[in-house]
Molecule: FMN riboswitch aptamer (RFN element)
Organism: Spirochaetales bacterium
Order: sequence, then structure tokens, then C1' cells
RNA sequence: UUAUUCCUUUGGGGCAAGGUGCAAUUCCUUACCGGCGGUUAAAGCCCGCGACCCGCUUCAUAUUCCAACGAAGCGGUUGAAUCGGUGAAAUUCCGAUGCCGACUGUUAUAGUCAGGAUGGGAGAAGGAAAUC
Repeated sequence: UUAUUCCUUUGGGGCAAGGUGCAAUUCCUUACCGGCGGUUAAAGCCCGCGACCCGCUUCAUAUUCCAACGAAGCGGUUGAAUCGGUGAAAUUCCGAUGCCGACUGUUAUAGUCAGGAUGGGAGAAGGAAAUC
């Protein structure tokens, strides 16, 4: 200094107040929240990644066949923004007005409660080996 490999640590926030009702942090008024990388300049809604969900393959349980559960890998589905201003440059900043949010559960419909999850994880930081 940098391909690569390994190790350690780390890696998500949020219904206050009120209304109706037998019952709602789930409905109504309102309130609140925003993972990671990139992008000429700072992004929930520009591009991509992760999470959730679905499928396939392999392995294991298991001597043989089948299925479920499990592990690893691969693939797929998956939400939402406009206008004005500044500027060399911004759908990212400033102003205004909007919009979006997995699955299962619940005395009553959930981005915010409970659960899978003391899980997984994009990635971030540090260290070691090794290369030049």
C1' cells in the first nucleotide's frame, strides 16, 4: 500500500392528548417514527441493498422411500413526492403542501402493542494473516 482470507465488536425508531364503544395504543380527531451503501450537496418516498414473504437445489435427521421441521446456497415478489427558492451542482438543503410502511396475533380493523426475535441482517469500526 492493496486483491484476498480470518477474528472481534457493533448494527431500528415511533400513538402524548381527546372521542365513540361492552371491548380499540388497532376505528375517528390528532400525535409520533424513518435501517444501510451510493448519488457534483446532507434523501423514508432518486438508484441499489437488507429485513419480511414465496419458490428451487443441496445437505443432515436416515440403511432405503416419502413428508415435515432444520441448515446452507441460488432465484423471485415487495411501499411512497411534488411545487417554489438558493446554488456551478440538490426529487437530498431551505419553505410549503402531500404520500408510504411485511407476516402472525388481538374482547374491535395496528408503520407505533404482543410474538417469531437473547433470531437474522445490508453494512460500520477495529485487529490479525497474507500480497506488492